[in-house]
The RNA shown here (SAM riboswitch aptamer (S box leader)) has 105 nucleotides and comes from Weizmannia acidilactici. Of the family's consensus pairs, 97% are formed in the model. Lineage of the source: Bacteria > Bacillati > Bacilli > Bacillaceae > Heyndrickxia. Its Rfam family is "SAM riboswitch aptamer (S box leader)". Rfam describes the family as follows. The SAM riboswitch is found upstream of a number of genes which code for proteins involved in methionine or cysteine biosynthesis in Gram-positive bacteria.
RNA sequence: UUCUUAUCAAGAGUGGUGGAGGGACUGGCCCAAUGAAACCCGACAACCAGCAUUUUUAAAUGUAUGGUGUUAAUUCCAGCAGAUAUCCAUCUGUAAAGAUAAGAA
Numbered sequence: 001u002u003c004u005u006a007u008c009a010a011g012a013g014u015g016g017u018g019g020a021g022g023g024a025c026u027g028g029c030c031c032a033a034u035g036a037a038a039c040c041c042g043a044c045a046a047c048c049a050g051c052a053u054u055u056u057u058a059a060a061u062g063u064a065u066g067g068u069g070u071u072a073a074u075u076c077c078a079g080c081a082g083a084u085a086u087c088c089a090u091c092u093g094u095a096a097a098g099a100u101a102a103g104a105a
Base pairs, nucleotide, nucleotide: 001105002104003103004102005101006100007099008098013041015040016039017038021031022030023029025079026078027077028076042071043070044069046068047067048066049065050063051062052061053060054059075097080093081092082091083090084089
């Protein structure tokens, strides 16, 4: 990097450094000098591993110990298709795209 599987409506700082941007992309709409991105510390608890307990021996519960991850807004909303409807718009997922983890090449 590619493929497969699972999850994505919850949760997380009045901290330090830093200085202008950021929310994947497009269109919106937002956040930001009452300081953006990034880094450090802290926090959260999604996946895998470890440890402990229960016990139908394969699962469940707990633990933040390790490997990643996350830390504004439902993946911020829509983007494909369908349904309802006079219109505005609303709803659904079987889609596409994205993010994270584990496994394989």